[in-house]
């Protein structure tokens, strides 16, 4: 220096351009229990990396950045 892949909740990660952005574990709060754990109900938590453009509309498509992985050299 050139390819690819990827950036969504605290963590791992879904989401074929249209509604309130969703789950799992994690974590608060109630019930059960002497207590823990499990188990049952609940609830908080996201400017969708960042900027821009296309579109009637964009987390999804396009462009630049910037980080993170893998390759070539």
């Nucleotide at each position: 220096g050139g390819g690819c892949g990827g950036u969504u909740a605290g963590u791992u990660c879904a989401c074929c351009g249209g509604u309130c952005a969703g789950a799992a574990c994690g974590c608060c709060u109630c019930g059960u229990u002497g207590a823990c754990a499990u188990c049952g109900a609940g609830g908080a938590a996201g400017u969708a990396a960042c900027a821009g453009g296309u579109c009637c509309g964009a987390u999804u498509c396009c462009u630049g950045u910037a980080c993170c992985g893998c390759c070539c050299a």
Model confidence (mean pLDDT): 83 of 100. This is a predicted structure of a 73-nucleotide RNA (transfer RNA) from Candidatus Wildermuthbacteria bacterium RIFCSPHIGHO2_01_FULL_48_25. Rfam family: tRNA. It is annotated as a transfer RNA. RNAcentral records the identical sequence in 3 taxa.